Model confidence (mean pLDDT): 83 of 100. c-di-GMP-I riboswitch aptamer from Candidatus Aquidulcis sp., 91 nucleotides, folded computationally. It was read from a public genome assembly, where an Rfam model found it. The model forms 100% of the base pairs in the Rfam consensus.
RNA sequence: GACGAGAAAAAGCAAACUCGGCGAAAGCCGGGGGCGCAAAGCUAACGGGUCUAAAAUCCGCCGUGGGGAUCAUGACCGCCAAGCCGCCAAA
Numbered sequence: 001g002a003c004g005a006g007a008a009a010a011a012g013c014a015a016a017c018u019c020g021g022c023g024a025a026a027g028c029c030g031g032g033g034g035c036g037c038a039a040a041g042c043u044a045a046c047g048g049g050u051c052u053a054a055a056a057u058c059c060g061c062c063g064u065g066g067g068g069a070u071c072a073u074g075a076c077c078g079c080c081a082a083g084c085c086g087c088c089a090a091a
Stems, first nucleotide, its partner, number of pairs: 006088001012037002017032006035078001041084003047080002049076003056070004
């Protein structure tokens, strides 16, 4: 110097819950909080999966209203996979 990769150290992120806001909802943003994470950093253009169902369509009841079903153009990267970038590195 190269390969190796997760012992240590310095950092980082932030689950549930909660307060405020946005949204039809899923969920997102900010404050608190800390379950955990070696990528719990980014990408939802391209592979799967999951969630919601406003609009739309259909159904029957009903008579101008409410119920049910289907469905993403909505959402989740802390579901899997993939791509890109990245701290320090012992054995």